[in-house]
Context: one part of a larger RNA
RNA sequence: UGACGGGGGCCCGCACAAGCGGAGGAGCAUGUGGCUUAAUUCGAUGCAACGCGAAGAACCUUACCAGGACUUGACAUGCAACUGCACGUCCCGUGAAAGUGGGACUCCUUCGAGGGUGUUGCACAGGUGCUGCAUGCCUGUCGUCAGUUCGUGCCGUGAGGUGUUGGGUUAAGUCCCGCAACGAACGCAACCCUUGUGUUUAGUUGCCACCGCCGGUGAUGAAUCGGCGAGCACUCUAAACAGACUGCCCAUAUCAAAUGGGAGGAAGGUGGGGAUGACGUCAAGUCAGUAUGGCCUUUAUGUCCUGGGCUGCACACGUGCUACAAUGGCCGGCACAAUGGGAAGCAAUACCGCGAGGUGGAGCCAAUCCUCAAAAACCGGUCUCAGUUCAGAUUGGAGUCUGCAACUCGACUCCAUGAAGUUGGAUUCGCUAGUAACGGCGCAUCAGCUACGGCGCCGUGAAUACGUUCCCGGGCCU
Numbered sequence: 001u002g003a004c005g006g007g008g009g010c011c012c013g014c015a016c017a018a019g020c021g022g023a024g025g026a027g028c029a030u031g032u033g034g035c036u037u038a039a040u041u042c043g044a045u046g047c048a049a050c051g052c053g054a055a056g057a058a059c060c061u062u063a064c065c066a067g068g069a070c071u072u073g074a075c076a077u078g079c080a081a082c083u084g085c086a087c088g089u090c091c092c093g094u095g096a097a098a099g100u101g102g103g104a105c106u107c108c109u110u111c112g113a114g115g116g117u118g119u120u121g122c123a124c125a126g127g128u129g130c131u132g133c134a135u136g137c138c139u140g141u142c143g144u145c146a147g148u149u150c151g152u153g154c155c156g157u158g159a160g161g162u163g164u165u166g167g168g169u170u171a172a173g174u175c176c177c178g179c180a181a182c183g184a185a186c187g188c189a190a191c192c193c194u195u196g197u198g199u200u201u202a203g204u205u206g207c208c209a210c211c212g213c214c215g216g217u218g219a220u221g222a223a224u225c226g227g228c229g230a231g232c233a234c235u236c237u238a239a240a241c242a243g244a245c246u247g248c249c250c251a252u253a254u255c256a257a258a259u260g261g262g263a264g265g266a267a268g269g270u271g272g273g274g275a276u277g278a279c280g281u282c283a284a285g286u287c288a289g290u291a292u293g294g295c296c297u298u299u300a301u302g303u304c305c306u307g308g309g310c311u312g313c314a315c316a317c318g319u320g321c322u323a324c325a326a327u328g329g330c331c332g333g334c335a336c337a338a339u340g341g342g343a344a345g346c347a348a349u350a351c352c353g354c355g356a357g358g359u360g361g362a363g364c365c366a367a368u369c370c371u372c373a374a375a376a377a378c379c380g381g382u383c384u385c386a387g388u389u390c391a392g393a394u395u396g397g398a399g400u401c402u403g404c405a406a407c408u409c410g411a412c413u414c415c416a417u418g419a420a421g422u423u424g425g426a427u428u429c430g431c432u433a434g435u436a437a438c439g440g441c442g443c444a445u446c447a448g449c450u451a452c453g454g455c456g457c458c459g460u461g462a463a464u465a466c467g468u469u470c471c472c473g474g475g476c477c478u
Stems, first nucleotide, its partner, number of pairs: 007478007015468002019431005026322008034313002042053002064308007073124001077123006084117002088105007107115002126297002129295003135291001138285002140282001142280001147186006153162003166177003192274004197242007206232002211229007245268001248262005324424001328383006340371003345364002350359003390421001395416007437460007
C1' cells in the first nucleotide's frame, strides 16, 4: 500500500423477509458424468461447464472407427523436361463406391510453342496433429458495481500520502459545503434507438365519417348488408417538430445541494425498455471460427470412397416439456392480435381423403396476394371425484411426406393398446408491474426433422415488500 477477520460504523442489491409460481418424486425430451464400444470425434467443468460451441449428426456435415483406394496430391504458386494435346464427353471390363485398365470423339493462335491443359521430376502443398501456461482477435465474470488514475503543488529520509478523506445528498467520485490543495482524464449522466402524448407534412397498396350511384333483404318506407365513385375527416404508415427542465407552489434543510407533498400534464423527478461494460481480476475460455510463434507428421497424423459411429445403457446429475385433474376433461357454438416470412418461394377458392396429406393452381417479387385457424377468454351441453370421459408413456397394425436412400437412426397421421403418476424429503430457483403466472402466434437454422430448445410477438393478467436482526454478494471509512 493492499487483502483478509465468526472486528467496528454507514449504505446498496429479488440478498433476506413478505408474497406468487416452480425444481427436487413420475413419464418423456435434451445436455453431462460414468460404463460400454472397432469407434461411441473434440472442446466447455463452482458461481461464470452441463437445451453450452451445435441457428438443425439418416448420407453429407464429420473431425471418430472398419475396410477399399491415391501419393506434387481434394486446393495454391513457381521452375524444368516431355510435346502429350485439349479440358472434357461417351462406351466397355472390374468394383460396394472411390479408384483402376482399355477404346472412341475432341482446342485457340498473330505459327513466336504464346495461352490453356495433361504427364514426369523438383521446390512445396496438406494436417479439426500438440502447446490458450508462447500469442493476436473475440468472449465470460466481478458488474452497469461506482469506481480507477494523472499533471503541478504540498507533506514524508523513503515506500508513499494528499487530491479521492470530512459534514450532508444522490441511482451514481451525482451535486453542495468545508478542507494544502488546484485542475484534468477514463468511467456515471447526457448525446443514440424504441415505446407512451400532441402538432404539421404526405395519402397508395392504408383508411371509409360525411356525400353520390348501383344491387340484395325489407313494404317502392325506415333501417341494414355488399360493391363502385368521390374524399384524406378518422385509424394507420413515416418524416420533421413540440413536450419533462425539480420549470411552478408549499414545507423541511447550513435556507447550499437536495428531500417530502401538491398543481398542471399523455407522461414527474433517470417516465418504461434497449444499445452502451472504466482501471483491472480469474496464467478464466477459445490453436476446432479465423490468424499465428514453436514442435511433430509427409506413400501419412495428408486426400478420396463405402459402411458404421457421434443416437450405444446396471446407473448418477443439470436444464426443460407433459401431467397428476372439476379454476378441469370432452362436444358444439362464437369473438378479438401483433411480430415476422415468401420466387428452386408463399400458396387462396374448389375437389378427394376420418386424417397426415393429395389433385389443382387464382393471386403475389408484396401496407396490394398468400402464410392467417389466433389460443386461452365467452355461451350452451355432458362427465361427478374414480387411477376416472384424468394422464398420456409404451407396444402392435395401417398409412402420409421429404429425400439417391428413413434398418441401425426422421417427422407426422389414423385405429388399437393404455404404463408411471393422486402435488413430490432434505434442500433449492425465478420474479417488484403490463412484471410473475397462464395462452397461443411468428422467425432463424433447414430437403426433411429429434424444436418440448433459442430469439421475438401479441392476448389474459395478479399477490406482496413491516423492515435490514440474520444468509449471500458488493461499495465507502476505520
Molecule: small-subunit ribosomal RNA, 3' major domain
Organism: uncultured bacterium